Predicted 3D model of a 72-nucleotide RNA (transfer RNA) from Camelus ferus. Taxonomically the source falls in Camelus (Eukaryota, Eumetazoa, Boreoeutheria, Tylopoda). Rfam family: tRNA. By type it is a transfer RNA. RNAcentral records the identical sequence in 2 taxa. The RNAcentral record of the sequence draws on Rfam.

RNA sequence: GAGGGUACAGCACAGUGGUAGAGCACGUGCUUAACAUGCAUGAGGUCCUGGGUUCAAUUCCCACUACCUUCA
Numbered sequence: 001g002a003g004g005g006u007a008c009a010g011c012a013c014a015g016u017g018g019u020a021g022a023g024c025a026c027g028u029g030c031u032u033a034a035c036a037u038g039c040a041u042g043a044g045g046u047c048c049u050g051g052g053u054u055c056a057a058u059u060c061c062c063a064c065u066a067c068c069u070u071c072a
Stems, first nucleotide, its partner, number of pairs: 001071007010024002013021001018055001026042005049063004
């Protein structure tokens, strides 16, 4: 320098053009003499950023940034 991929909750990850989800972690309640486990429940998201298409974009297109990878 060229090609490809990833970016979503505190962590590691799904998801689909039409109100964004499960797991772990966290808060509360039940259970226990107490803790752990278990059960129930709750909070927590400008879906990297900026444009475009569309009635409607996390999703499609373009660009940007960061990271990973292949080639040179």